Predicted 3D model of a 73-nucleotide RNA (transfer RNA) from a bacterium.
[in-house]
RNA sequence: GGCGCUAUCAUCUAGUGGCUUAGGAUACUAGGUUUUCAUCCUAGAAACCGGGGUUCGACUCCCCGUAGCGCCA
Numbered sequence: 001g002g003c004g005c006u007a008u009c010a011u012c013u014a015g016u017g018g019c020u021u022a023g024g025a026u027a028c029u030a031g032g033u034u035u036u037c038a039u040c041c042u043a044g045a046a047a048c049c050g051g052g053g054u055u056c057g058a059c060u061c062c063c064c065g066u067a068g069c070g071c072c073a
Stems, first nucleotide, its partner, number of pairs: 001072007010026004018056001028044005049065005
């Protein structure tokens, strides 16, 4: 330098153009239970890498960029 893959809550992830508030697990916060802690139950907060485009409608498709990984040179 060329090519390919990946990027979603704090972490790990689901989500093949419209479907309820973008769902789940762990973690966190609050309450309940318990003499206390842990466990367990209930509730809550928390995310689509950035910019543009296509479309009536984009996390999803296209382009450019950024970051990470890999292959080739």
The sequence was found in a public genome assembly. Rfam family: tRNA. About the family: Transfer RNA (tRNA) molecules are approximately 80 nucleotides in length. The prediction has a mean pLDDT of 81.